Glycine riboswitch aptamer from a marine eukaryotic metagenome, 100 nucleotides, folded computationally. Its mean pLDDT, the model's own confidence on a scale to 100, is 82.

């Protein structure tokens, strides 16, 4: 990196448009798509950050090359943000098997 497979979480949640259908001039217990709104998931992507390791200051110690702190860097996740995606199905998924 390619294939195949498996793969979780959260309203089929309000409105306003606009199509398709039905229907015939009223419209609609129907689906889609999309603005906006409220609530909600974390496993596409993206922020954040522990030890340790560098520096750098200071205080301790001394047949020593150490110890403790403060600052700065560097510096992971499935942990946390929740921007971004998402909350029927379907597609999308981190990952993991198995082939190549």
């Nucleotide at each position: 990196c390619u294939g195949u497979u498996g793969g979780a979480g959260a309203g089929c949640g309000a409105u306003g448009c606009g199509g398709a259908c039905c229907a015939g001039u009223g419209g609609g217990u129907u689906c889609c798509g999309u603005g906006u709104c409220c609530a909600c998931c974390g496993a596409a992507g993206g922020g954040g950050c522990a030890a340790c390791c560098c520096g750098c200051c200071g205080g301790c110690g001394a047949u020593g090359u150490g110890c403790c702190g403060a600052c700065g860097g560097c510096g992971a996740a499935u942990c946390u943000c929740u921007c971004a995606g998402g909350u029927u199905c379907c597609a999308g998924g981190a990952c993991a098997a198995c082939a190549g």